[in-house]
Molecule: transfer RNA
Organism: Candidatus Pacearchaeota archaeon
RNA sequence: GCGGGAGUAGUUCAGCAGUAGAAUGUCUCCCUUCCAAGGAGAAGGUCGCGGGUGCGAAUCCCGUCUCCCGCU
Numbered sequence: 001g002c003g004g005g006a007g008u009a010g011u012u013c014a015g016c017a018g019u020a021g022a023a024u025g026u027c028u029c030c031c032u033u034c035c036a037a038g039g040a041g042a043a044g045g046u047c048g049c050g051g052g053u054g055c056g057a058a059u060c061c062c063g064u065c066u067c068c069c070g071c072u
Base pairs, nucleotide, nucleotide: 001071002070003069004068005067006066007065010024011023012022013021018055026042027041028040029039030038048064049063050062051061052060
């Protein structure tokens, strides 16, 4: 230099045009003499960044940044 993959909640990951989700963690309540376990609920997201297409973009297109793999 070229090609491919990944980037979404604190963390690990789903979701591939039509209201952003799960697990786990955090907080509150219930249960328990207390803790743990268990049950119920809540908060937490400009979907890496900037543009474009489109009625509508995490998703499609272009550029760019970081990480990983391969080729030269």